Background
This is a predicted structure of a 147-nucleotide RNA (FMN riboswitch aptamer (RFN element)) from Litoreibacter arenae DSM 19593. The organism belongs to Litoreibacter arenae, within Bacteria. Rfam family: FMN riboswitch aptamer (RFN element). From the family's description: The RFN element is a highly conserved domain that is found frequently in the 5'-untranslated regions of prokaryotic mRNAs that encode for flavin mononucleotide (FMN) biosynthesis and transport proteins.
[in-house]
RNA sequence: CCCUGUUCUCAGGGCGGGGCGGAAUUCCCCACCGGCGGUAAGCGGAUCACUCCGUAAGCCCGCGAGCGCCUUCGCGUUAGUGAAGGGUCAGCAGAUCAGGUGCAACUCCUGAGCCGACGGUCAUAGUCCGGAUGAAAGAGAACGAGC
Numbered sequence: 001c002c003c004u005g006u007u008c009u010c011a012g013g014g015c016g017g018g019g020c021g022g023a024a025u026u027c028c029c030c031a032c033c034g035g036c037g038g039u040a041a042g043c044g045g046a047u048c049a050c051u052c053c054g055u056a057a058g059c060c061c062g063c064g065a066g067c068g069c070c071u072u073c074g075c076g077u078u079a080g081u082g083a084a085g086g087g088u089c090a091g092c093a094g095a096u097c098a099g100g101u102g103c104a105a106c107u108c109c110u111g112a113g114c115c116g117a118c119g120g121u122c123a124u125a126g127u128c129c130g131g132a133u134g135a136a137a138g139a140g141a142a143c144g145a146g147c
Base pairs, nucleotide, nucleotide: 001146005143006142007141008140009139010138016030017029018028019027031127032126033116034115035063036062037061038060042055043054044053045052046051058114059113066092067091068089069086070085071084072083073082074081075080096112097111098110099109100108118130119129120128
């Protein structure tokens, strides 16, 4: 320098005030929050410069967890149900426009919007409780192999 392997570590934030009500952190008004990789004209740094490095998007591209689905096994007359597994099958997989600058922006600036698994609950949840001391996109470290 580069590639691959093994092990280990890490890997999600947020209801504060008011209203109605018997009851709501769940409804209504005002608030609050934004996982991981990529992309970049902003910002920071190095350089005389070319250029390079770091960082920068919830709603641009992709990924993850969850639900669904599928497979196997068990239970059940059936309807169904329990356990283990799969991971692209992709169904739910969310959500952005306008104006400005400019050669160039859905990324910068200004403004106005929008989105957020499943189960639970005295009342409907992105923010409470639960599966979860879980899993995981990925990030890093150590060791090893090769050049």